[in-house]
Context: one part of a larger RNA
RNA sequence: CUGGGUUUAAAGGGUGCGUAGGCGGCACAGUAAGUCAGGGGUGAAAGGCCGUGGCUCAACCACGGAAUUGCCUUUGAAACUGUUGUGCUUGAAUCAAGUUAAGGCCGGCGGAAUGUGGCAUGUAGCGGUGAAAUGCAUAGAUAUGCCAUAGAACACCGAUUGCGAAGGCAGCUGGCUAGGCUUGUAUUGACGCUGAGGCACGAAAGCGUGGGGAGCGAACAGGAUUAGAUACCCUGGUAGUCCACGCCCUAAACGAUGUUUACUCGGCAUUGGCCAUUGAGGCCAGGACCCAAGCGAAAGCGUUAAGUAAACCACCUGGGGAGUACGUCGGCAACGAUGAAACUC
Numbered sequence: 001c002u003g004g005g006u007u008u009a010a011a012g013g014g015u016g017c018g019u020a021g022g023c024g025g026c027a028c029a030g031u032a033a034g035u036c037a038g039g040g041g042u043g044a045a046a047g048g049c050c051g052u053g054g055c056u057c058a059a060c061c062a063c064g065g066a067a068u069u070g071c072c073u074u075u076g077a078a079a080c081u082g083u084u085g086u087g088c089u090u091g092a093a094u095c096a097a098g099u100u101a102a103g104g105c106c107g108g109c110g111g112a113a114u115g116u117g118g119c120a121u122g123u124a125g126c127g128g129u130g131a132a133a134u135g136c137a138u139a140g141a142u143a144u145g146c147c148a149u150a151g152a153a154c155a156c157c158g159a160u161u162g163c164g165a166a167g168g169c170a171g172c173u174g175g176c177u178a179g180g181c182u183u184g185u186a187u188u189g190a191c192g193c194u195g196a197g198g199c200a201c202g203a204a205a206g207c208g209u210g211g212g213g214a215g216c217g218a219a220c221a222g223g224a225u226u227a228g229a230u231a232c233c234c235u236g237g238u239a240g241u242c243c244a245c246g247c248c249c250u251a252a253a254c255g256a257u258g259u260u261u262a263c264u265c266g267g268c269a270u271u272g273g274c275c276a277u278u279g280a281g282g283c284c285a286g287g288a289c290c291c292a293a294g295c296g297a298a299a300g301c302g303u304u305a306a307g308u309a310a311a312c313c314a315c316c317u318g319g320g321g322a323g324u325a326c327g328u329c330g331g332c333a334a335c336g337a338u339g340a341a342a343c344u345c
Base pairs, nucleotide, nucleotide: 004316005315006314007299008298012313014201015200016199017198021194022193023192025088026087027086028085029084030083031082033081034080035077036076037075038074039073040072041071042070049065050064051063052062053061054060091191092188093187094186095184096183097182098181099180100179103177104176105175106174107173108172109171110154114150115149116148117147118146119145120144121143125136126135162169163168206247207246208245209244210243211242215241216240220236221235222234223233258312259311260310261309262308263307266290267289270286271285272284273283274282275281294301295300318345319344320343327338328337329336330335
């Protein structure tokens, strides 16, 4: 390379938007680039293949044929692909009405708890553990009541729930804003799918500047445990966790399952909408569970496929060396992206 694969064996990009490219609905008409058919030219000879012949055979040699799968040219065909034109509505989008949810951003407000401060009551312990000790406390702690204040997170509702492309999103409320779904005799008329590069978003930790700092808490200190204990347990506690702006760009970023479309038995609850309500009825969209066929090495998957097919992208090719080295690009840095080989089993 031809292949074969990618839930768990190596392998789906973290996610979207989208450029080039690849692929693309139904009907009619034209064209003839691809395609197909006929003719012509060329495709050197030798060699190879087939047939016949010549050296007594063979090797060797001669003659003939086919082949030379190609290219050029010409005459046609018009189903398919392309292209041009005219239409269509089922794909796609738009519109209208209704509806849905922790979707996003900004602001306002609320109560519980916790810490701290003040006042009051009150007296000797509190706290912590397997047991203790460090620690706090007669300078009055812990506990209880009232008041004040600070920051962070939102019990119950809450769910096998919902929303979002993913990351993710949860007190209440206002404003701004994105999306989905249902219904329609509405509109456009293939406007579509995928998507190398590219652009944007992207948990936590981390970084920069400025705030904030209640609780928790890397580092650190002390007390224990232990043979030791740079841990697990306890008492403290800095960065951080929070906010604004700017970076970083990685995760078991997981459904370890790329996106889109079509097709293929059922059961059972459930979320949103609609139609009938004559029956536990029907239609659409979503999220779960159990199963037929089928698939699978099995576990299992099974209309939300890992089944049957198609289009496009990404990725894999024994283990280690190694996601390392070098180079390049990005970053303030930390580091990230790309990504070998020798050697070895």

A computed fold for a 345-nucleotide part of an RNA from an uncultured organism, annotated as small-subunit ribosomal RNA, central domain. The coordinates come from a structure-prediction model, not an experiment, and the mean pLDDT is 89. The RNAcentral record of the full RNA draws on Greengenes.